This is a predicted structure of a 344-nucleotide RNA (Bacterial RNase P class A) from a Thermoleophilia bacterium. The RNAcentral record of the sequence draws on ENA. Rfam family: Bacterial RNase P class A. The family's RNA type in Rfam is ribozyme. Its mean pLDDT, the model's own confidence on a scale to 100, is 78. NCBI's taxonomy places the organism under Bacteria, Bacillati, Actinomycetota, Thermoleophilia.
[in-house]
RNA sequence: GCAGGCCAGGCAGCCGCGGGCCGCACUCGUGCGGCUCGAGGAAAGUCCGGACACCGCAGAGCAGGGUGCUGGUUAACGGCCAGCGGGGGAAACCCCAGGGAAAGUGCCACAGAAACGACACAGCCUCCGGCGCCCAGGCGUCGGCGGCAACGGUGAAAAGGUGCGGUAAGAGCGCACCAGCGGUCUGGUGACAGGCCGGCUGGGUAAACCCCACCCGGUGCAAGGCCAAAUCGGGGCGCGACGGGUUGCUCGCCCAGCCCCAGGUCGGCCGCUCGAGGCGCCCGGAGACGGGCGUCCCAGAUGGAUGGCUGCCCACGACAGAAUCCGGCUUACGGCCUGCUACA
Repeated sequence: GCAGGCCAGGCAGCCGCGGGCCGCACUCGUGCGGCUCGAGGAAAGUCCGGACACCGCAGAGCAGGGUGCUGGUUAACGGCCAGCGGGGGAAACCCCAGGGAAAGUGCCACAGAAACGACACAGCCUCCGGCGCCCAGGCGUCGGCGGCAACGGUGAAAAGGUGCGGUAAGAGCGCACCAGCGGUCUGGUGACAGGCCGGCUGGGUAAACCCCACCCGGUGCAAGGCCAAAUCGGGGCGCGACGGGUUGCUCGCCCAGCCCCAGGUCGGCCGCUCGAGGCGCCCGGAGACGGGCGUCCCAGAUGGAUGGCUGCCCACGACAGAAUCCGGCUUACGGCCUGCUACA
């Protein structure tokens, strides 16, 4: 330096807090006593995936979102395992949104002649013409019709790369090797790898629109369910006794009273924690993971508990606190151990 695993101050006493069980007491939901359990590897961020609950839904499609090499694993995943390809490192090892750019569209700053069916700035070359020189068919220079893209310069990127041949100069124009493309054979479940053949060769960018394949209904435990004061609303009640109002009396009516119903506020209860569970052993598998047996019970609050003091010891203790549950990812963080690599 790299990879993996483990721990999360310990012990004792006293006081206190939340849950459960048992016993006792009573003013029946509290008190007292005893026993027992009581945060994490991340309980965190709420970024993915599921369980569960309610709502929606014939089926399919559109829109929208997500994923994107291959094979596996799983309840599921954007996780994990194994592999392939690419990249980094001296190595151990690590990283990668890693389908499609000849379906279409867009973009490619600066520089540069030119950023895509583009282009010739500086240049190279044949031929033609003018001028100059000389040893008379060459050289130099200027201009023109053409050819070219090797060489120079720009850029992240310039129409395959390097070398040899070739040519007036050049050019896959030819050849060899390399890269890419197509075909074919072999190996592999596959991604892909290797061999042979072919024509030679089509810029990049899709965490740009887009295309293709696959996946996805919405909302979240304040989900949701049950019980249910007071008040308001609706209905019923008199045989006898009884209150008030309506006229002095009787009846009737109204209020009050009693009962019932609906609604579901205050409040209470459930959901609530035994679970894709932990540990040990065995078996299958390269591994993720799966199967079997045994064993254990391990917070469940609702203003919301898990703390304080004392003593002793040590290596002197980081990050941090459950709120429906589970599988991941990410982030924060102290220490210990093992293996591997490199150097001395």